[in-house]
Molecule: small-subunit ribosomal RNA
Organism: metagenome
RNA sequence: AGAGUUGAUCAUGGCUCAGAUUGAACGUUGGCGGCAGGCUUAAUACAUGCAAGUCGAACGAGAAAGCACCUUCGGGUGUGAGUAAAGUGGCGGACGGGUGAGUAACGCGUAGGAAUCUACCCAGUAGCGGGGGACAACUCCGGGAAACCGGUGCUAAUACCGCAUACGCUCCUUCUUUUGGUUAAGAGGGAGGAAAGAGGGCCUCUAUUUAUAAGCUCUCACUAUUGGAGGAGCCUGCGUUGGAUUAGCUAGUUGGUAGGGUAAAGGCCUACCAAGGCUACGAUCUAUAGCUGGUCUGAGAGGACGAUCAGCCACACUGGAACUGAGACACGGUCCAGACUCCUACGGGAGGCAGCAGUGGGGAAUCUUGGGCAAUGGGCGCAAGCCUGACCCAGCCAUGCCGCGUGUGUGAAGAAGGCCUUCGGGUUGUAAAGCACUUUCAGUAGUGAAGAAAUGCUUAGGGUCAAUACCCCUGAGUUUUGACGUUAGCUACAGAAGAAGCACCGGCUAACUCCGUGCCAGCAGCCGCGGUAAUACGGAGGGUGCGAACGUUAAUCGGAAUUACUGGGCGUAAAGCGCGCGUAGGCGGUCAGAUAAGUGGGAUGUGAAAGCCCCGGGCUCAACCUGGGAAUUGCAUUCCAAACUGCCUGACUAGAGUAUGGUAGAGGGAGGUAGAAUUUCCUGUGUAGCGGUGAAAUGCGUAGAUAUAGGAAGGAAUACCAGUGGCGAAGGCGGCCUCCUGGACCAAUACUGACGCUGAGGUGCGAAAGCGUGGGGAGCAAACAGGAUUAGAUACCCUGGUAGUCCACGCCGUAAACGAUGUCUACUAGCCGUUGGGGCCCUUGAGGUCUUAGUGGCGAAGUUAACGCGAUAAGUAGACCGCCUGGGGAGUACGGCCGCAAGGCUAAAACUCAAAUGAAUUGACGGGGGCCCGCACAAGCGGUGGAGCAUGUUGUUUAAUUCGAUCCAACGCGAAGAACCUUACCUGGGCUUGACAUCGCGGUGGUAGGACCCUGAAAGGGGAACGACCCGGGGCAACCUGGGAGCCGCGACAGGUGUUGCAUGGCUGUCGUCAGCUCGUGCCGUGAGGUGUUGGGUUAAGUCCCGUAACGAGCGAAACCCUUGUCGUUAGUUGCCAGCGAGUAAUGUCGGGGACUCUAACGAGACUGCCGGUGUCAAACCGGAGGAAGGUGGGGACGACGUCAAGUCAUCAUGGCCCUUACGCCCAGGGCUGCAAACGUCCUACAAUGGCGCGUACAAAGGGAAGCGAACUCGCAAGAGCAAGCCAAUCCCAGAAAGCGCGUCUCAGUUCGGAUUGUGGGCUGAAAUUCGCCCACAUGAAGUCGGAAUCGCUAGUAAUCGCGGAUCAGCAUGCCGCGGUGAAUAUGUUCCUGAGCCUUGUACACACCGCCCGUCAAGCCACGGAAGCC
Repeated sequence: AGAGUUGAUCAUGGCUCAGAUUGAACGUUGGCGGCAGGCUUAAUACAUGCAAGUCGAACGAGAAAGCACCUUCGGGUGUGAGUAAAGUGGCGGACGGGUGAGUAACGCGUAGGAAUCUACCCAGUAGCGGGGGACAACUCCGGGAAACCGGUGCUAAUACCGCAUACGCUCCUUCUUUUGGUUAAGAGGGAGGAAAGAGGGCCUCUAUUUAUAAGCUCUCACUAUUGGAGGAGCCUGCGUUGGAUUAGCUAGUUGGUAGGGUAAAGGCCUACCAAGGCUACGAUCUAUAGCUGGUCUGAGAGGACGAUCAGCCACACUGGAACUGAGACACGGUCCAGACUCCUACGGGAGGCAGCAGUGGGGAAUCUUGGGCAAUGGGCGCAAGCCUGACCCAGCCAUGCCGCGUGUGUGAAGAAGGCCUUCGGGUUGUAAAGCACUUUCAGUAGUGAAGAAAUGCUUAGGGUCAAUACCCCUGAGUUUUGACGUUAGCUACAGAAGAAGCACCGGCUAACUCCGUGCCAGCAGCCGCGGUAAUACGGAGGGUGCGAACGUUAAUCGGAAUUACUGGGCGUAAAGCGCGCGUAGGCGGUCAGAUAAGUGGGAUGUGAAAGCCCCGGGCUCAACCUGGGAAUUGCAUUCCAAACUGCCUGACUAGAGUAUGGUAGAGGGAGGUAGAAUUUCCUGUGUAGCGGUGAAAUGCGUAGAUAUAGGAAGGAAUACCAGUGGCGAAGGCGGCCUCCUGGACCAAUACUGACGCUGAGGUGCGAAAGCGUGGGGAGCAAACAGGAUUAGAUACCCUGGUAGUCCACGCCGUAAACGAUGUCUACUAGCCGUUGGGGCCCUUGAGGUCUUAGUGGCGAAGUUAACGCGAUAAGUAGACCGCCUGGGGAGUACGGCCGCAAGGCUAAAACUCAAAUGAAUUGACGGGGGCCCGCACAAGCGGUGGAGCAUGUUGUUUAAUUCGAUCCAACGCGAAGAACCUUACCUGGGCUUGACAUCGCGGUGGUAGGACCCUGAAAGGGGAACGACCCGGGGCAACCUGGGAGCCGCGACAGGUGUUGCAUGGCUGUCGUCAGCUCGUGCCGUGAGGUGUUGGGUUAAGUCCCGUAACGAGCGAAACCCUUGUCGUUAGUUGCCAGCGAGUAAUGUCGGGGACUCUAACGAGACUGCCGGUGUCAAACCGGAGGAAGGUGGGGACGACGUCAAGUCAUCAUGGCCCUUACGCCCAGGGCUGCAAACGUCCUACAAUGGCGCGUACAAAGGGAAGCGAACUCGCAAGAGCAAGCCAAUCCCAGAAAGCGCGUCUCAGUUCGGAUUGUGGGCUGAAAUUCGCCCACAUGAAGUCGGAAUCGCUAGUAAUCGCGGAUCAGCAUGCCGCGGUGAAUAUGUUCCUGAGCCUUGUACACACCGCCCGUCAAGCCACGGAAGCC
């Protein structure tokens, strides 16, 4: 570093993921060890045990069991023992341990300060004299269930109380010095206040004199006091979360005086006095929260957090209070109140795990009612020692971090199995097995450190002492102390032995296949997968990642420059207040001096330890532990510097302003006034309409309108001038005149001397509409009424019409109030206009040039996502303000403020989406524009739609009516031909290796085949005379043997018109024979992309020419090909016959001929080549000549990139799926032809341009052997019979028809029309009933030219006429061809339709058959109303 908004692009912007982390939890799995950690929730309630005692060296008193002895058997004595237990007294219990409820605070952090206290400890000084009276314990009595209490009596102390004495202690006071000051020090005087003993030893002194003491000595304790150390209290600066939808708070409040109180300053408390104090730099209120060292993350700055460890604080069931004490307002103390729990004899009592374990509860969730004081530390004690859930250890838990192991080497037959497969193979995979090794860890057995220093005892030396004692210190010796602990470590033994899982594999993101499923089941962090070929679901194989763990969830930071200090923005993406004035604040011109607040540097102190980082050391390594250093970016004090900022002083004039003289202007306010027009009224003229519209109607008008002329009234607005002209801050301002008034600009001098810029709050102005009061009201005109339009039309259009629009005064305060661009200043190429002013020049003019203030267009650099902006910046910079942070919800709700109201200002959340958005690009589309083309319209001709019939389709019916095709581009289509067959459908009857192919195995000579027979509708089934063949070996041969063919059986397989045309190939349709579609290189653009291909001409054409940042090229167009039109050459049979000859009733019939026609091969010809004109000297167009043909001569084949998931799995091929005694195969019959109805395409008609009859003329192109079939005969005819010729320029089909000539019919349902039906025939074919065609006779339906609508055609065309062919036994009104006759019209491109190019808009891209808005429908929720009920 990436991904998802789009068809693609760039941007904006949000959401999500990949990283690291955790006191975690959950799921799956789980070998060992080390080091850590372990109720984040209910500061919820707690059973039980333990967690704070100790001192007999302060004091009095003092058991019992047991043992021994005695005994009068009642007991006693000794011991236990001065022990246990208790009391008085001392010290401790204020530490240690827990928790984070409260607290936004001097609570904490950091740096400072002065008015204080301090038990035990250390050091100094001085002392410890002499008395007294009690109270517990205990005894006795009493009360009570208990807890416990009361009374009598006895008693000790280091308990208590006086007395004495006392300092450098306290208080008062005097003096001296000192100080701003009763501030401090010194000296003097007065007053006040102490004490307790205990233990060890000794006899030097004193006393009794044995040995002791009141003696001596030592130790400890005690009293007073000074200092220290450590601890504690208090004060201050700075820092310390969110909310303004919390803006005002405060009476002990702020200060003073006096007093009280405290260890201590202080409204800490009281009295009195004053009226202060805090607050936008956020008071008060509210929510949340223990703070910090640090922890996690991050490149950093930051952000989040405050478990464990360490410092501080607060709390101890909840609230309150004090007592004791050096210290508490006290976790395991007291009292009161409350809640809760327990005991109770109901009177009354007891309790507080946020100590360690543990229990219930809560919760996703967090451990043992363990061992030990051995170590470290603490309390008491002289000490031994006692106590210690502090602590040290152990237990549980993968909760985390770290380490180790689960083997190593070799091993290709690439085993088996699995999976995949194009069936060949690939993969799992050296993986396994096998072979050779090793033994960490775990296991068993043994061995075995360190954590232990001390204490005690003995002794030596020293100190103290009168002393050798006691005591203390040091040394030596000696004894003893380990919970952990079956310790760590080490050794031996055996054996690969006991030890691998989890997640993922569509993209992001490393890793792919098969099966199952079929928008189901499910997945999903985001995008999104799943509707029958899912790398996304589930399973499997394989792979990837990590590994005793792996995933998921939750949470934090990161990515996110997505709150931007570092490091963002505001023209159009979210975002400039509608515009001024101005307060606080922020910022500020030039010179000099001074200062030192900011700023820079040095030093000192501090910044606890731990942690992080660096260098070492110790556990085998690591985690971990440990030593040292660095760092701690901070704060405080001090010194130095003086550029910049600030403050102060002095000066300056370039910013700003004032004065003088001018200029332009719809700038504002007030008053007056003018003309045109509309309307109304009056009068005249005048007569039938006016008005209005797309067209109308409502409306007005014979009661005289409209029109026209004259007059009057009234209101509103000011044509032309008028202009990207002017003025104003914006809103806005327009006839003319007068008065009042604001601002701007220009020129020249003078003056003031930074007086400036911006501007949160505040305040003023502020279009239209609207509101209030009073006027006014011509026109216009919401609402409203009527008329139209319409499916409707509460609209657009029309006729009317009220508020309003106007005036005065007062509100409202909003607009796309826009340049969607805040104000001010400076700088940065030009060119062209325009308004106001000024200078200079001349040729004096509608002149030139320079400059200044506005206002416009283009444009350079630059900038921008692009569009664009570009001295009037969106460029380069500076100052200040406002605003933004995804879309929707919503500028909404609630609250507050404003308003008469309407409403305005301020302004959320729940919930929901993965987008929303900007600019530009390519398309597509538009009832947008321009150009242009086509039988597209128009101009014409003929049709369809009406009738009957034919045919196809839908629908319906059916056992089946097989299937497909469905806008153009399905519907006389697949089908160039369904009676059987076809045939795929239905019914029924049958077959099962099969109707057809290949292979394997086994069998097979009376085998294969099979006349014939039975059965049957057939298929099939059963029987059966006869009866083989080929190759090799052996054999003379018969024959034997092996193989093949065939047959039978079995197995692989065949078969399927079953499914998917949305899995496909191929083929085809269509846009469209439309003129388009692209590429290479270059250039432009951040990019999609553009250019080229656009433009000017021209063409049928992207055809050609010119121009041109393009130059070339390709696929298409054209040409090349076929055919037709003219001529030539060559060649003449089956074709032809001019001339020559022969012959016939007649005919190229014959000889002959190549002239002609024709045939079929090759050529020629047409190229805008020539002439004239137009055109850009072009391309080309127009006209002409010549020519058979003239501008592509006519026709055909040929169809670019692509579109329609267009059509076809039923032509064929083919993946997947499906059926396998059937979805295969065979057979018979039926059906595809059924018929109420609808549609498409044809045929025939409706008639006289005709019908009918008779006569008569002229084609082209084809076909013919299971064929075409002449002539002749028969039949009315269809046709039949016989049969010549022809494998075809020879013979046949084969008579062309319309036409032409003559005749008839005479406008009618007909001599039109021929349906339908009857009868009789013919033909094909096994077969004509369902269901063929034809003929004859008879019958003679509808139909009299067709509504809305709609189709074809531009010349040999339309129309009309016949002929042929494919298919085919037979069966065309269809299809494909052929020729005959042979028109009309085109002024043109407004419109319809389709297409092309350019351009424009777009919120479309599945692309207008698009997108998309609102109501309603169904369910649910909330609110309101409400019958009813209570």